[in-house]
């Protein structure tokens, strides 16, 4: 995310002398219906089991998969962006093409000893997204954490920051790698429908009783009422009417907070239809876009001219 004036309609609300006359009438997304609430119904002794969701630490908030701030990991020259960011040392599975080999290593080219047959090797070379710890010495026939010294990364322990995630530092062991948006594990939380939810009132029509009618003049019992009247209930369809717009509200001013948000106090009243109103036309400006409520809020995501 247009304003201003004019004509001429629609929906609500007020007032009418019934002629008509004042006031209001779409949005940042009203969308998508992805997610959390509210409400309003049904279901719930209490526990497991399946299924779903989210998943790093504190906070914010009705709530939440948002939202703020901070850790860690990426990219970037930086400002700054991005991260479904528990667990891979519970198990169990997966890796196309190239490679020798894709995880109880492994040996193509190679290097070593050997006449050879075989053997030993994993530094170097080349695939790869990813190659089994780097550098450097020492060793060796060549070679190798094989051994050592820094270093890195991971665990355990102690000690210091910090609410925490974590950092950061010393001592020690280990060096067999990815993937959990595969299964799976561990933690937390989850009942279902949905304003066409529900709640009242209710024509016609329908059922139930009663008056009615016999037995009998009355009372009680008893049978009959297919039809006409009248009364009285019962579900209850049309139809209305509540739900229905005063809200976890909006705008100011102070105050608290880094911040998301909070609190005080003032002050506003801002669509409520039901098949659905909110439009057309002209003037004037540079005024174009994506689009239109339907029970209400708080985010997400998407469309959008200038």
């Nucleotide at each position: 995310a247009g304003c201003c004036g004019g004509u001429u309609g629609c929906g609500g609300g007020c007032c009418u002398u019934c002629g008509g006359g004042c006031c209001u009438g779409a949005g940042g997304a009203a969308a998508g219906u992805c997610c959390g609430a509210a409400c309003u119904c049904c279901g719930c002794a209490g526990g497991g089991c399946a299924g779903g969701a989210c998943g790093c630490c504190g906070g914010g908030u009705a709530a939440c998969a948002c939202c703020c701030g901070g850790g860690a990991g990426g990219c970037g020259a930086a400002a700054g962006c991005c991260u479904a960011u528990g667990g891979a040392a519970a198990g169990u599975g997966c890796a196309g093409c190239a490679g020798a080999a894709a995880a109880u290593a492994u040996a193509c080219a190679g290097c070593c000893c050997g006449c050879a047959a075989g053997g030993g090797c994993a530094a170097u070379g080349g695939u790869g997204a990813a190659a089994a710890g780097g550098u450097g010495a020492g060793g060796u026939a060549a070679g190798a954490g094989c051994u050592c010294a820094c270093c890195a990364u991971u665990c355990a322990g102690c000690c210091g920051g910090g609410u925490a995630a974590c950092c950061g530092g010393c001592u020690g062991g280990a060096u067999u790698g990815g993937c959990a948006a595969a299964c799976c594990c561990c933690g937390u939380c989850c009942g279902g429908a949905g304003c066409a939810a529900a709640a009242c009132c209710a024509a016609g029509a329908u059922g139930a009783a009663g008056g009615g009618g016999c037995c009998u003049g009355c009372c009680c019992g008893g049978c009959c009422u297919u039809a006409a009247c009248c009364u009285u209930c019962a579900g209850g369809u049309a139809g209305g009417u509540u739900g229905c717009u005063a809200g976890a509200g909006g705008c100011a001013u102070c105050a608290g907070g880094a911040g998301a948000c909070u609190g005080a106090u003032g002050u506003c009243c801002c669509a409520g239809a039901u098949a659905g109103a909110u439009g057309a036309c002209c003037g004037g400006u540079c005024a174009a876009a994506c689009a239109g409520a339907a029970u209400u809020c708080g985010g997400c995501u998407u469309a959008u001219g200038u």
This is a predicted structure of a 306-nucleotide RNA (Bacterial RNase P class A) from a marine sediment metagenome.
It matches the Rfam family "Bacterial RNase P class A". Gene Ontology terms of the family: tRNA processing, dimeric ribonuclease P complex and ribonuclease P activity.
The prediction has a mean pLDDT of 78.
The RNAcentral record of the sequence draws on MGnify.